[in-house]
Overview
The RNA shown here (transfer RNA) has 73 nucleotides and comes from a Patescibacteria group bacterium. Rfam family: tRNA. The family's RNA type in Rfam is transfer RNA. The source organism's lineage runs through Bacteria and Bacteria candidate phyla.
RNA sequence: GCCCCUGUAGUUCAAUGGACAGAACGUUGGUUUCCGGAACCAAAGGUUGCGGGUUCGAAUCCCUCCGGGGGCG
Repeated sequence: GCCCCUGUAGUUCAAUGGACAGAACGUUGGUUUCCGGAACCAAAGGUUGCGGGUUCGAAUCCCUCCGGGGGCG
């Protein structure tokens, strides 16, 4: 330099172009307990990497850029 894959909650991951982007773990609060752990209940936490385009509608499709991984030279 060229090509491929990838970027979603603190972490690991879901989500057929459609209604409010979810789960587990973690965090916080509560119940329980002598205290803690475990268990149960609840809550907070996301401008879906940036910008633009297509569409009635984009996390999803297209383009530029940025980050990560891999291959070739």